The RNA shown here (small-subunit ribosomal RNA) has 1465 nucleotides and comes from a metagenome. Its Rfam family is "Bacterial small subunit ribosomal RNA". Gene Ontology terms of the family: ribosome and structural constituent of ribosome. Its mean pLDDT, the model's own confidence on a scale to 100, is 84.
């Protein structure tokens, strides 16, 4: 700091993704050590067991053990009771709480405080009980009840009063409700223990002080307004009561406030903060450890005690649950520590110790003490360290890849030196302890010393973002993904291996925050077209506010204080070996308080101005708004008159209307409704809107003059008011015109467009509705900022006899444009420019201009306005193609004028479909279909039966054998192939006496390979179709645009042509065109020849000629067109060859080549024999025809291109002919194949014929081993169908169409095809409307796979998620009744009562029994009252047959809405 991703591309706007960092974290894989840290976020669920708070014998009286004992008792210790402090701290939660709860800053003159600490002053003297204990009783038990003994620093009364506290009288002081003193009445304390003794520790009233707290205050504290009203002790007084204290805290009575758009109530989430993360920061978000701080303690309630609780481990009531129980009745709360069970992705050990620090008692020794300190698990985090270091190319084996050289893994390894942090063993062995004594941790860290590279690497990525790459193997499968997207047979994106690359005791996912996101924008956004300016106006609160002076100092800016707890952060230092971690000093943090100062600005007070504003008078334009009146044209109906058959209306028709007289046309009359011309980018209003004419009421504008008031302004949430069409509601019009609707067209359909009618509505009147693309898609208001031009209204100057012109000012409406804005398109004194005030709205598409709530409405609806889910994009501008039932220019046998055909017959060939063992593949609009095929009887042949062969039918190579070796006459089976027996028997080279040796060739075996018309034309080369012989396609530099791109190439002429010419911010160039080849046409020289020839024809060669060259005449002074002349030819002289960038994943693996895969005794070879020739059908090229322009018979004529020795075959003969026989010439300008249409003559006379030849029979001829499947051809004989062909359709413009025949490739034989040749030879073109197909320019476009595009809605499936429902179940908070436990107040208290007080009897000081009485206290009653019940609402959750949209799904149906004039803009 940014990327990726919406398009063909572009630039923007907006969304979604991802690199980073954090985490109380979980998964997965993997795991060596240490150190510091941290570990139930879930069910504030339930809890077994065991600790967690206890201590003082120096407050007490027994007890019971030991010593001792003079036998009385002393001593020490131990404790269950009484009685004292502790038990409100410590330690857990985080449920509740939106709250004076936190968290800051102050207040208490409104208060309290045990223990501590300092000070005054007391501590005298009595007197009744009561645990314990003892006896006895109830009980299972928990525990309880009676009597009877006894102590206290337990309890109670008395005395004293330094002092307190209350009353009265009084003084100082303070802003104050206080405080400080004087004086008098009255009230009010105490306890002792330890110690030979000083004395010590207590105890009682008081002061102060420290530390802790109560309560009260402003300020800060989530979100929702689909929660707008709330509130009876509710706000306020007074009396009274309660509190430690203020106070409706309570009560009683009185008043009727209080709170609230600056958000009351009421719903919903949450403990809050020092602080943690994150970010540059502002900020977001978060509140685990650590600290403070509040709530809580099984829920719910309530007081006792006490200094202090409404108490975690204390009581009492209810509920819920749990355990025990002899069923009567009890017990119990782990949100302490551990633990244990459930929930869950998921979170330790029922450890040690009180050694340190803290804390409770204690005089103290000391006891407690799951606080704490340590020790265990857990990579959960962060920090450090290690798994070795150097050296070592035969670049080693293996793996991997491979263009087979090699290239990678790699100095990596092995292999030599060295090291020893860690591990193992041995040996010492701390600090933490303040000292006499005490150390869980710890035999711990931490030294030594010995051994030995020893004990010690994974994990995830490697398509782009975003480092990393190849091979195999799946083949839209398996699978992968964060987004975009891979994967349908060559995947760098699955999945394996090899390499790589990233971190590293860890790597990676997931999940969450912050960030990136300027994507909520204060810092730092938008709103004309992307989302977004309210339809407009008045105006209320609010916000903002002219110019000059004065006052305060709230705002503001300065300074000092004081706090902002600690720890965290930062920066020095410092201690652990270092870092973490810890430790010291500094700093930093507030919208804080208090003060003290500044006075520019805002503000406040005062005085004044006049440039905003507003009034005044003088003038002025106008569809401004209401209401009444009037007025003509049209139009419909009505009456009459003329009039006869139609008329109306469409593309065309047809309903309709018309002989009962329309329509036309003429004359009266009625309605109603809208006002031609004038008329305009003109007026005019806030906006909707407003249009004959006069009248009357009224609003607002503008100008002049500068009289007057003196900032009186601008904006405006709510509010209110006004608002086109349509709609509604009562009453009234009702001509035309027209939804619904009714017939007629169209149409597959037509619920539409057309037509004929037509009711509601349109119109008045008076109500209601409140929407529009209410647009300028552009809130108001002010200022400033270049100009031209037109125009509506005012003024002023010139000027004139005037009115115009002319000049200039002020308001208005319009174009056109600099600058600046702008994504761009555009916008520019009527800003979208530069600024300021104010409102109002937007945050990704969709779902949704919806659902549910609430408001308004008669009703239809309106306003406000989400969720779920889903997609990764919607989407603005503008560019380049491409298409349009857009336009315009232009062209081509495209039409059009013509000629001849096709389509119907039969037949030939080809395809499709059938069918078969097989009917081999290919080729499928144009551009396949007489195409690959220039020729399938065998072969070709690929196919199909059936029989053979395996280094093979055919190549090359390795290693070996083999001389009667290869080869092979003849037999045998065999359908051949092939198998077997085999006489006879080689070649070449070099040797040798010699087939003797040796190579080689052939042959055998054997391993490497051959082989494949098997795949994939969408892996490919090459070729070749198509657009298309159409005129286009581009690039260099320059300019221009932010860019995609444009310009050049567009524009005016003009060509067949992007051909030229002229003009341009273009100025050159390529690549097609065009010419350069080759050919016919004319001519010249040369030079040949097959009987001859200096000529001609003829054949090669090599020249000439044509260039708008010359003339008129149009155009623009050009390009070029038109005539004409010359000339064989005249403007490209026919004609061929030649095919730009590209396209169509066209075409072809079966011509040929070639990656990949696939078959290897077979998908490869041989063979025989079948098949490609099948036949219900369709279709596409063709041929022969339907006759007379003809057939038939005779007869006579003229070509040219080719081809020919395994060949063309003359003449000549035979045969009716096919053809045969027999051979001359000819290796070819020599010979030979070789015409026919025509034309003469003469039958046929218009029929299915003397038309026409299928089809069949019979008999023959060639080819050829072989014509059965399956050739041609002859002859005789049959003698079908067809009488010129529906819709549609093709060729062709001149030597061209038709018509005619003639040659060749192939090929043994087979041509109606295919490519040639000639002969014979028209017709027709006005012309570019239309159909096709193309080029150029513009236009629209939602299309880019480009119209054979995209894309809408209804139905059907199937899934998701949601609203509605009759209803049905829970939560939740209130309410009204009802009952009401503990328990505090208050009444009462006839019961019961040791200690004070009076007073009586009885008896011996003393003790007993009594009455009363003060005090208390059980009981009973009341008032609140938790929970329970009842009852109707309210809210919010779950379900619900059914319904309702709505998202989503590869191929479903029906139409064809939109998107080009999308065919009805």
């Nucleotide at each position: 700091a940014g990327a990726g991703u919406u398009u063909g591309a572009u630039c923007c706007u907006g969304g979604c993704u991802c690199a980073g960092g954090a985490u109380a974290a979980a998964c997965g894989c993997u795991g060596g050590c240490g150190g510091c840290g941290u570990g139930c976020g879930u069910u504030a669920u339930g809890c077994a067991u065991g600790c967690a708070a206890g201590u003082c014998g120096a407050a007490c009286g027994g007890a019971c053990u030991a010593u001792u004992u003079u036998c009385g008792g002393a001593u020490a210790g131990u404790u269950a009771g009484u009685g004292g402090c502790a038990a409100a701290c410590g330690g857990g939660u985080g449920a509740g709480u939106a709250a004076c709860g936190c968290g800051u800053a102050a207040g208490u003159a409104a208060c309290c405080u045990g223990c501590c600490c300092c000070u005054a002053a007391g501590u005298u003297g009595a007197g009744a009980a009561u645990a314990a204990c003892c006896u006895c009783g109830g009980g299972a038990a928990a525990c309880c009840g009676a009597g009877g003994c006894u102590a206290a620093u337990a309890c109670u009364g008395a005395a004293u009063g330094u002092g307190g506290u209350g009353g009265c009288c009084g003084a100082g002081u303070g802003g104050a409700u206080g405080c400080u003193u004087g004086g008098u009445c009255a009230c009010u304390a105490a306890a002792g223990c330890c110690g030979u003794a000083a004395g010590g520790c207590g105890c009682u009233u008081g002061g102060g002080g420290a530390g802790g707290g109560g309560c009260u205050u402003g300020c800060g504290u989530c979100u929702g307004a689909u929660u707008a009203g709330c509130u009876u002790g509710u706000u306020g007084g007074u009396g009274g009561g309660g509190u430690a204290a203020c106070g409706g805290c309570c009560u009683a009575c009185c008043a009727a406030g209080g709170c609230g758009a600056u958000g009351a109530u009421c719903a919903g989430u949450a403990g809050c903060u020092g602080g943690u993360u994150u970010g540059a920061g502002g900020g977001g978000a978060u509140g685990a450890c650590c600290a403070g701080u509040c709530a809580c303690a099984c829920u719910g309630g309530g007081a006792c005690u006490g200094a202090g609780a409404u108490a975690c481990g204390g009581c009492c009531c209810a509920g819920a649950c749990u355990c025990c129980u002899a069923c009567g009745g009890g017990a119990g709360g782990c949100a302490g520590c551990a633990g244990c069970a459930a929930g869950g992705a998921a979170u330790a050990u029922u450890g040690g110790g009180c050694a340190a620090u803290g804390g409770g008692c204690g005089a103290a020794a000391g006891c407690c003490u799951g606080a704490c300190c340590c020790a265990g698990c857990g990579a959960c985090g962060c920090c450090g360290c290690g798994u070795g270091g150097g050296g070592g190319a035969a670049g080693a084996c293996g793996g991997c890849c491979u263009u087979c050289g090699g290239g990678u893994u790699g100095u990596a390894a092995a292999c030599c030196c060295c090291u020893u942090u860690u591990c193992u063993a041995u040996g010492g062995g701390a600090a933490g302890a303040a000292u006499a004594a005490u150390g869980a941790c710890g035999g711990u860290a931490c030294c030594u010393u010995a051994g030995g590279a020893a004990u010690a690497a994974g994990u995830c990525u490697c398509g782009g973002c975003u480092a990393a790459c190849u091979a195999c193997g799946u083949g839209c499968c398996a699978g992968c993904a964060g987004c975009c997207g891979c994967g349908g047979u060559a995947a760098u994106a699955c999945g394996u291996a090899g390499g790589a690359g990233g971190c590293g005791a860890g790597c990676g996912u997931u999940a969450u925050c912050c960030g990136g996101a300027u994507u909520u924008a204060c810092u730092g956004g938008g709103c004309g077209u992307a989302a977004a300016g309210a339809g407009g106006g008045u105006g209320u609160a609010g916000g903002c506010g002219g110019c000059u002076u004065u006052u305060c100092a709230a705002g503001u800016c300065g300074g000092a204080u004081g706090u902002g707890a600690a720890a965290u952060c930062u920066c020095c230092c410092a201690g652990c070996u270092u870092a973490a971690c810890u430790g010291g000093g500094a700093g930093g943090g507030g919208u804080c308080a208090u003060u003290c100062g500044a006075u520019a600005c805002u503000g406040u007070u005062g005085a004044g101005c006049u440039a905003g504003a507003g009034g005044g008078u003088a003038g002025u334009a106008g569809a401004g708004g209401g209401a009444a009146g009037c007025g003509g044209a049209a139009c419909u109906c009505c009456c009459g008159g003329u009039g006869u058959a139609g008329u109306g209306g469409u593309g065309a028709a047809a309903u309709g209307c018309g002989u009962a007289g329309a329509u036309a046309u003429c004359g009266g009359g009625a309605g109603g409704a809208a006002c031609a011309c004038c008329a305009g980018u003109g007026g005019c209003g806030a906006a909707g809107g407003c249009g004959g004419c006069u009248u009357c009421c009224u609003g607002g504008g503008c100008u002049g003059c500068c009289c007057c008031u003196g900032a009186c302004g601008c904006u405006g949430a709510g509010a209110c008011c006004c608002g086109a069409c349509g709609g509604c509601g009562u009453g009234g019009g009702g001509a035309g015109c027209a939804a619904a609707c009714a017939g007629g067209a169209u149409u597959a359909g037509a619920u539409a467009c057309c037509c004929u009618g037509g009711u509601a509505g349109u119109c008045c009147a008076c109500g209601c509705a409140g929407u529009a693309a209410a647009c300028g898609a552009u809130g108001g208001a002010u200022a400033c900022u270049a100009g031209g031009u037109a125009u509506g209204g005012g003024g002023a100057g010139u000027a004139u006899c005037g009115a115009c012109c002319c000049u200039u000012u002020c308001c208005g409406u319009g174009c056109c444009g600099a600058a600046g804005c702008u994504a761009a398109c555009g916008u520019u004194u009527u800003a979208a420019g530069u600024a300021u005030c104010c409102c109002g709205c937007c945050u990704g598409g969709g779902g949704a201009c919806u659902a549910c709530g609430g408001c308004c409405g008669c009703a239809a609806g309106g306003c406000u306005a989400a969720a779920a889910c889903u997609c990764a994009a919607a989407g603005g501008a503008a560019u380049u193609g491409a298409c349009g039932g857009g336009g315009g220019c232009c062209c081509g046998c495209a039409c059009a004028a013509g000629c001849a055909g096709c389509g119907g017959a039969g037949c030939g060939u080809g395809u499709g479909g059938u069918u078969u063992a097989a009917u081999u593949c290919g080729a499928u609009g144009c551009a396949a279909c007489g195409c690959g095929a220039a020729g399938a009887a065998c072969c070709u042949u690929a196919c199909c039966a059936a029989g053979g062969c395996u280094u093979g039918a055919c190549a090359u190579g390795u290693u070996g054998a083999a001389a009667g070796u290869a080869g092979g006459a003849a037999c045998c089976c065999g359908a051949a192939a092939g198998g077997g027996u085999g006489a006879c028997g080689a070649c070449c080279u070099g040797u040798u006496g010699a087939g003797u040796c040796a190579g080689g060739a052939a042959u055998c075996a054997u391993c490497a390979c051959a082989g494949g018309u098997g795949c994939u034309g969408c892996a490919u080369g090459g070729c070749u179709g198509u657009c298309g012989u159409c005129a286009g396609c581009u690039c260099g530099u320059g300019c221009c645009g932010u860019g995609a791109g444009g310009u050049g190439u567009u524009g005016g002429g003009u060509u067949a042509a992007g051909u030229c010419c002229c003009g341009c911010a273009a100025c050159g160039a390529g690549c097609g065109c065009a010419a350069c080849c080759c050919u016919c046409g004319u001519u010249g020289c040369c030079a040949g020849u097959u009987a001859a020839u200096u000529u001609c024809u003829c054949u090669g060669g090599c020249g000439a000629g044509a260039c708008u060259g010359c003339c008129c005449c149009g155009c623009a002074a050009a390009a070029c067109g038109g005539g004409g002349a010359g000339g064989a030819a005249g403007g490209u002289g026919g004609g061929g060859a030649u095919g730009a960038c590209g396209u169509c994943a066209a075409g072809u693996c079966a011509g040929c080549a070639c990656g990949g895969c696939c078959c290897u005794u077979a998908u490869g070879u041989c063979u025989u024999g079948g098949g490609c020739u099948a036949c219900a059908c369709a279709c596409a090229c063709g041929c022969u025809a339907c006759a007379a322009u003809g057939g038939g018979u005779g007869g006579u004529a003229c070509a040219g291109u080719g081809g020919g020795u395994u060949g063309c075959g003359a003449c000549a003969g035979a045969g009716c002919g096919a053809u045969c026989u027999g051979u001359a010439g000819c290796u070819a300008a020599u010979c030979c194949c070789c015409a026919a249409a025509a034309c003469c003559a003469u039958c046929c006379u218009c029929a299915g014929u003397u038309c026409g030849g299928a089809u069949u029979g019979c008999a023959g001829g060639c080819u050829g081993a072989a014509a059965c499947u399956c050739g041609c051809c002859u002859g005789c004989a049959u003698g079908a169908a067809g009488u010129c062909g529906g819709a549609g359709u093709u060729g062709c413009u001149a030597g061209u169409a038709a018509a005619c025949g003639c040659g060749u490739a192939u090929c043994a034989g087979c041509a109606c095809g295919g490519c040639g040749c000639g002969u014979u030879g028209a017709a027709u073109a006005c012309g570019u409307u239309c159909u096709c197909g193309g080029g150029c320019c513009u236009u629209g476009u939602a299309c880019a796979c480009a119209c054979c595009g995209c894309c809408c809605g209804u139905c059907a499936c199937g899934u998701c998620a949601u609203g509605a429902a009759a209803g049905u179940c829970g939560g939740c908070a209130a309410c009204a009744c009802c009952u009401g436990a503990a328990g505090u107040c208050g009444a009462u208290g006839g019961g019961c009562u040791a200690a004070c007080c009076u007073u009586g009897a009885g008896u011996u000081u003393a003790c007993u029994c009594g009455a009363g009485g003060a005090g208390g206290c059980a009981g009973u009653c009341g008032c609140c009252g938790a929970g329970g019940g009842u009852g109707g609402g309210g809210u919010u959750g779950a379900u619900g047959a059914u319904u309702g949209g709505g998202a989503c799904g590869a191929a479903g149906u029906c139409g064809u809405a939109a998107c080009a004039a999308g065919g009805u803009a």